[in-house]
Molecule: small-subunit ribosomal RNA
Organism: uncultured prokaryote
């Protein structure tokens, strides 16, 4: 040393992404009161107008303007003498090498640190010791003249010096030589002795000094050298010719290949040379618990740079920011001849950029330069200005104040909230404004830019002063409205598709506050690179295996050393910064001063345990040796039998072969079958075993030869000889490649046959490479125990292979025991879990290899290897928020086991064909209203569409409305009724008639009219809902409490063995109990008893009706069983194992159905989507489907006769009987408010007829004539009579119902209803079967188990091509840049060297001339430029390769289940794709 969100249905783990913190030279958005202290071009080392930033000294020197004084002359203009004065410029000195700037370059002794310099320098300053004598010649300025536009010169002449030169002196210094000595680790360079050569100086003065010269020392500053330290890259592995060393010389202040000549051939590198990329380094700064990581603004130290490149000069110091020369680019001036310039100094401008300030004041202070000084200069520095850019401090008021004001927002309409907030009242004045006073900063006096500033006093008045972000979770803070996958938000997860706490606005709230948010970047969280502090069986990760150099690590015991190590001490680690305490500004920030901390540093002293080094010893590690022993260990040669195929011959005849079924194929030219003979190749049955051997790959008939390793045993020898191993080397299945053989079987490719929608496959018939051998290559595999090697330690049990020991035995076994190998189960421990567990995945040590989210990708590029195929090494852009492991619960499987169901099977009757009825789709229509859609829509809502219904269409009306409530006003011939007339009706119209209740007598109520609120809607949303319903399913399941197990999701219980219709019951069991379901309780029916009885009656009663009760419980017997539950059989009984039937529907599923039954949120509509009316439509009709009816006939049709029910309904009703009508029906009319009346079944039975035919079957369709209901039967009713007499002769694929009073057949009733399209629905009775071996299969379901990549759960998931769009990227004929080298050419400035024919004041010389110098020329080197071929690295490109992403595109179905051919790995060939 704090964590959180996000992978899943849920869980644990792995793992990435994201957030909360701190920081900044910041920027942007909104906002902005004051002060203090800091900070402010991070980009273009881009270009710069203008001003300033380095001068000073007259006490080094000459000249000297203006001006003043003065002399002389004067034509009074002036000229002139001397003096003062000192501008400007010059000679000379010192300073311009400091200070200031920015960070281009630099990966380097550049920086940091510690040492060295015995290899060095040092102006000014300080201390010490000496000296300064005598001479000389010039050149600027100036004057004259002259060139030029200018810049700038040329020529001639004059002149001074602390400028320059010569001579003298030499304590000293420098240098060469000789000889020796000292110090020292080491001496050519230090010190000492000797003697030779060379070498100094400047003056000025105010007379005090200040300078000059030589030398020694000091201080401070610098040069050089070395150890150690700090970037990335090996997809940079070899680099190097001045290179490495030597000798000599040159050069420098100085060592040195620094340079040159010669000689030698070295030097560097895996501890990373060389190359590439990036970068100034450090003190520090940010963060962090620390270790670290990131960074190098401001301040300090060092370096390098100054337009770009090169060069030297001067000087103590430079190769010089505001100096010089040359080249180049750029800019400016020009008279076109030629010139000038360098803000990375301070301001400032343009440009670039998201972005960074004033062309300010003054040298007062600090510091610097010059000067003796005064003083001058100083954009260093001191101040001010601008900027919330940062840090710190202060304020925007304080107290009181409830009627909880108004307003806003919300509301369940009560209220809540804003909120003591405001107002009001009482105070205060930090701040603000005005007025007055007024500093320190100045070390003797004067002198202050800042500054009339800080500060102080007085007055005035709450006065001048609050925003910003957020409110789904992380994360503190919630409501309303708007919007409707739109607009938008978003750091991650994710919000938005009509009720959004996630968008926008408002109210309210939360955070921070002169700021607040956002963006960018860094550290943290991240133990997510793990030294502290991670991992590698399955999550990413053990090299395929071995040998082994370097490296790392290493047994027991002495001695020595002291490298590591430890302790002490000394030096250093600049200042600032940091930490602690102290002090100064009112406080703080800030500042001052003190202490501490800080190194992988260096020196010295000490210790000797451990490591190391050296040396000695030891035997247990390792190795050797003697004796045994097992083995598919390896290589070569030879031999063997069985089988397949082929060839020859015999026998023999029509098939054979193959499959799910077939076909291709083979066969009458004789196959297959069978017998004999022969050829050839490959592989070795049985033995054979989680047996053996080998490092792994791998190894299997037998024999021989050669050969490797292990194991057991003895304890004789060596004496740590060991372990591991980067690089390296070798081995390395299969496929493949090369050359040459071989080739029986098998068999990629290929051909054919099938399968299929297709079938480039699976299956079948053929068949080439290959498979085999020799030699060579390749070097990969899911090369796996997915588990590197070595050593030690840590319970057992049980197999097996090899060898040994013991006991015993005649002996072999058995038994006990040791070592080695190989399996299983398990303790502790470990693990995310699964699992591992002496053969560790446990506990430890050593060494190696490897991993760091998924995809892109084991790919591209580069390199190495290969004949090729390809292998090894190995990225990035881009993209996602996951990808994964193990385990859990479900669901699913063309997985398994067990079991149910009219699920199949066994049966019976149907449907599907015909006609008709009804519903639906479709079509049509002005409208054919709407809903229902697999099962679970389709004779369904609808238990009755001619009008009505009615929701639809057309047309006509109406607008407080057809209907409800409230308020206000009006109304007395009011409400109501309503003639004529118009109209299709609604409606318009209005003659006439004409009321009610209460009353306090005022009026009120009701009604009506007007107006305002509102009514109304079968308009939308069943995906906002309630309720109800369907379905799985009357299936046997669904859960809970406590306990236990598991890190957890969860498990257990509920699983197991039996049994049941049943989670029904029993037994067992870490479970014990319980709930909802099952069953039972309820209704009905079957038997009996009993009570009562309208009704019926043959009057006795009863089989009838309504109650009450009994009865059935596996109770009894036998058998089976765990002698449990239970099952089987039997008895009795009306009924037997749930007696039959009904009602009853667990947790839940289908966003199942219904807003049109009802209710209801939201929304839309309001002279219409409301409402009224007439007519039409819902009844259409090429067609398709569903459910039915009637049939196709003789088990029948027709005619006649005749028998037997139950349910149920009835006064607007049911209707007897009688009469009329062929009939539907009509007329009259009894009875019945019902056990009383209506009231009669049909199939059946008896008799007759028809005789197999489109019929005496069948009845559709149509014509005519009628009946009934109703306001009204045209669209569009039912029924009747006569006539007509269609299809249809038992129905393809397929499909439905039913297990007993059931199916089938037969009729009867009821609801709805005026009537009826009812053949429907729902009940009732009558007649009354067949079959069930059984659970393989189809469908559905239950339980257990297994696999899973599924979890909106297989109607799941998911792969690849193709097509389209977008993005990044590889290749690419080329095109075009950049960088650093190389070769050659040209070659500036300049140093160095050379030359002699130019020129020259100082010295020598009388002179000539010489010495020396200058210039010129030549040479070496040399920047830049040119030419050339390459290297590396960018940009771009027709075309092209793959990749990623995208909404519903196309083709298939590869993978996940046995995924329907198990999947996967390596490799070859082929193919739309997988």
């Nucleotide at each position: 040393u704090a964590g959180a969100g996000u992978u899943u249905g849920a869980u644990c783990c792995u793992g990435g992404c994201u957030c909360a913190g701190g920081a900044u030279g910041a920027a942007c958005g909104c906002u902005g009161g004051c002060g203090g202290c800091g900070u402010g071009c991070c980009u273009a080392a881009c270009a710069c107008a203008u001003g300033c930033a380095a001068g000073u000294c007259g006490a080094a020197c000459g000249a000297g303007a203006a001006c003043c004084c003065u002399u002389u002359c004067u034509u009074c203009g002036g000229a002139u003498u001397g003096g003062g004065g000192g501008a400007c410029a010059g000679u000379g000195g010192c300073g311009g090498a400091c200070g200031g700037g920015g960070g281009a370059g630099u990966a380097a002794c550049a920086c940091g640190u510690u040492a060295g310099u015995g290899a060095c320098c040092u102006g000014c300053c300080c201390c010490g010791a000496g000296g300064a004598g005598c001479g000389g010649g010039a050149c600027a300025a100036c004057c004259a003249u002259u060139g030029g536009a200018a810049a700038c010169g040329g020529u001639g002449g004059c002149u001074a010096a602390u400028a320059c030169c010569g001579c003298g002196u030499a304590g000293g210094c420098u240098u060469g030589g000789u000889a020796g000595g000292g110090u020292u680790a080491g001496a050519u360079g230090c010190c000492c002795c000797u003697g030779g050569a060379g070498u100094a100086a400047a003056a000025c003065u105010c007379c005090g000094g200040u300078g000059c010269u030589u030398u020694g020392g000091g201080a401070g500053g610098g040069g050089c050298c070395a150890g150690c330290g700090g970037g990335c890259u090996a997809u940079c592995a070899g680099c190097u010719a001045g290179u490495u060393g030597g000798u000599g010389a040159g050069g420098u202040a100085a060592a040195g290949g620094c340079u040159c000549a010669c000689c030698a051939a070295g030097g560097c590198a895996a501890a990373g040379a060389c190359g590439g990329c990036u970068a100034g380094g450090g003190g520090g700064c940010g963060u962090g618990a620390g270790a670290g990581c990131g960074u190098g603004a401001c301040c300090c130290c060092c370096c390098a740079c100054a337009c770009u490149g090169g060069g030297a000069c001067u000087g103590a110091g430079a190769c010089a920011c505001g100096g010089c020369c040359c080249a180049g680019a750029c800019u400016c001036c020009u008279a076109c001849g030629g010139g000038a310039g360098g803000c990375a100094g301070c301001a400032g401008u343009g440009a670039g950029g998201a972005a960074u300030a004033u062309u300010g004041c003054a040298c007062a202070a600090u510091g610097g330069g010059g000067g003796a000084a005064a003083c001058c200069c100083u954009g260093a520095g001191g101040c001010a200005g601008c900027a919330a850019u940062g840090c710190c401090g202060c304020g925007u008021g304080a107290g009181u104040g409830a009627a909880g004001a108004a307003g806003g927002c919300u509301u369940u309409c009560g209220a809540g909230u804003u909120g003591u907030a405001a107002a009001g009242c009482u105070c205060u004045u930090u701040u603000c404004u005005g007025c007055g006073g007024g500093a320190a900063g100045a070390g003797a006096g004067a002198g202050g830019a800042c500054g009339g500033u800080a500060c102080c006093g007085c007055a005035g008045g709450a006065a001048u002063a609050a925003g910003u972000c957020c409110c789904g979770g992380c994360u503190a803070a919630c409501u309303a409205c708007g919007u409707g996958c739109c607009a938008g938000c978003a750091g991650c997860c994710g919000c938005g598709g009509u009720a959004a706490a996630a968008c926008g606005u408002a109210g309210g709230g939360g955070g921070c506050g002169a700021g607040c948010g956002u963006u960018a970047u860094c550290c943290g969280g991240a133990a997510u690179u793990a030294u502290u502090g991670g991992g590698c069986g399955u999550a990413a990760a053990g090299c395929g295996c071995a040998u082994g150099c370097a490296g790392g690590c290493g047994g027991u015991u002495g001695u020595a050393c002291a490298a590591g190590u430890u302790g002490g001490u000394u030096g250093u680690g600049a200042a600032a910064g940091c930490u602690c305490a102290c002090g100064g500004c009112u406080u703080a920030a800030c500042c001052g001063a003190g202490a501490g901390a800080g190194g992988c540093c260096a020196g010295c002293c000490a210790a000797a345990a451990c490591u190391g080094u050296a040396u000695g010893a030891c035997u247990u590690g390792a190795g050797g040796u003697g004796g045994g022993c097992a083995g598919a260990g390896g290589a070569g040669a030879g031999c063997g039998g069985a089988a397949u195929u082929c060839c020859c011959g015999g026998u023999g005849u029509a098939g054979u072969g193959g499959u799910g079924g077939a076909a291709u194929g083979c066969g009458u030219a004789g196959a297959g079958a069978u017998c004999g003979g022969g050829a050839g190749g490959a592989a070795c049955a049985c033995c054979a075993g989680u047996g053996g051997c080998g490092a792994a790959a791998g190894c299997g008939g037998c024999u021989c030869u050669c050969u490797g390793g292990a194991c057991c045993u003895g304890a004789c020898c060596u004496g740590a000889c060991g372990c591991u191993c980067a690089g390296a080397u070798g081995c390395g299945a299969a496929a493949g490649c090369g050359u040459g053989g071989g080739g029986a079987g098998c068999g990629a490719a290929c051909g054919g046959g099938a399968u299929u929608a297709g079938a480039u496959a699976c299956c079948c018939c053929g068949g080439u490479a290959g498979u085999c051998c020799a030699c060579g290559c390749u070097g990969u595999a899911a090369a796996c125990g997915a588990u590197g090697g070595a050593u030690a330690c840590u319970a057992g049990g049980u197999g097996u292979a090899g060898c040994g020991g013991g006991u015993a035995u005649u002996g072999a076994c058995c038994c006990c025991u040791g070592c080695u190998g190989u399996g299983c189960c398990g303790a502790a421990g470990u693990u995310a879990a699964c699992g591992c567990g002496c053969u560790a995945a446990g506990u430890a040590u050593c060494c190696c290899g490897c991993c760091u989210g998924g995809g892109g990708a084991g790919u591209a590029c580069g390199g190495c290897c290969g004949c090729a195929a390809g292998g090894c090494u190995a990225a990035a852009a881009c993209u996602c928020a996951a990808a994964g492991g193990a385990a859990u619960u479900g669901a699913c499987g063309g997985g398994g086991g067990c079991c149910c169901g009219c699920a199949c099977a066994a049966g019976c009757a149907g449907c599907g064909g015909a006609g008709c009825g009804u519903g639906u789709g479709g079509u049509u229509u002005a409208a054919u209203u709407c809903g229902a859609a697999g099962a679970u829509a389709c004779g369904c809502g609808a238990a009755g569409a001619a009008c009505c219904u009615u929701a639809c269409c057309u047309g006509g009306g109406u607008u407080u409305g057809a209907c409800a409530u409230c308020u206000a006003c009006g109304u007395g011939g009011u409400a109501g009724u309503g003639a004529a007339g118009c109209g299709a009706a609604a409606g318009c119209g209005g003659a006439g008639c004409g009321a009610c209740c209460c009353u306090u007598c005022g009026g009120g109520g009701a009604g009506c009219g007007u107006a305002c609120a509102c009514a109304g809607g079968u308009g939308c949303u069943g995906c906002a809902u309630g309720g109800c319903u369907g379905u799985c399913g009357u299936c046997a399941g669904c859960u809970c409490g406590u306990g236990u197990c598991g890190u957890g999701a969860g498990a257990u219980g509920u699983u197991g063995g039996g049994u049941u219709a049943a989670g029904u019951c029993c037994c067992g069991c870490a479970a014990c109990g319980a709930g909802c379901g099952c069953a039972a309780c309820c209704c009905u029916u079957g038997u009996c008893g009993u009570u009562a009885g309208u009704u019926a009656u043959a009057c006795g009663u009863g089989u009838c009706u309504a109650g009450c009760g009994a009865g059935a419980c596996u109770g009894c017997c036998g058998g089976u069983u765990u002698c449990a539950a239970a099952c089987c059989g039997g008895a009795g009984g009306a009924a037997g194992g749930u007696g039959g039937g009904g009602a009853u529907g667990a947790c839940g599923u289908c966003a199942a159905g219904u807003c049109a039954g009802c209710a209801u949120g939201g929304u839309c509509u309001u002279u219409a989507u409301g409402u009224c009316c007439a007519g039409g439509g819902c009844u259409a009709c090429a067609c398709a489907c569903a459910c039915g009816c009637u049939a196709c006939a003789a088990u029948g049709g027709c005619c006649a006769g005749u028998a037997c029910a139950a349910u149920a309904g009835g006064u607007u009703g049911c209707c007897a009987c009688a009469c009329c009508g062929c009939g539907a029906g009509g007329u009259g009319g009894a009875g019945c408010u019902a056990a009383u009346c209506c009231u009669c079944a049909a199939a059946g039975c008896u008799g007759g007829u028809c005789u197999c035919a489109g019929u005496u079957c069948g009845g559709a369709u149509u014509g005519c004539a009628g009946u009934c209901u109703g306001c009204a039967a045209c669209u569009c009713g039912a029924c009747u009579g006569c006539a007509u007499g269609a299809a249809g002769g038992u129905g393809g694929a397929g499909u439905u119902g039913c297990u007993a009073g059931u199916a089938a057949c037969c009729g009867c009733g009821c609801g709805u209803c005026a009537g009826c399209a009812a053949u429907a629905g729902u009940g009732c009775g009558g007649u009354g079967a067949a079959u069930g071996c059984g659970u393989u299969c189809c469908c559905g379901g239950g339980c257990c188990u297994u696999g899973u990549a599924c979890a909106c759960a297989c109607c799941g998931c998911c792969c690849g091509u193709c097509a389209c769009a977008u993005c990044a990227u590889g290749g690419g004929a080329g095109c075009u840049g950049g960088u650093a080298a190389c070769a050659c050419c040209u070659g500036a400035a300049g140093u160095c060297g050379g030359u002699g024919g130019g020129c020259c004041a100082a010295c020598c010389g009388c002179a000539a001339g010489g010495a020396g110098g200058c210039a010129a020329c030549c040479g070496c080197c040399g920047a830049a430029g040119g030419u050339g071929g390459g290297a590396c690295u960018g940009g771009u490109a027709a075309c092209u390769g793959g990749g990623a992403u995208g909404a519903a595109g196309u083709c298939g179905u590869a993978a996940c289940a046995a995924g329907c051919u198990a999947a996967c790995c390596a490799a070859g060939g082929g193919c739309g794709a997988a």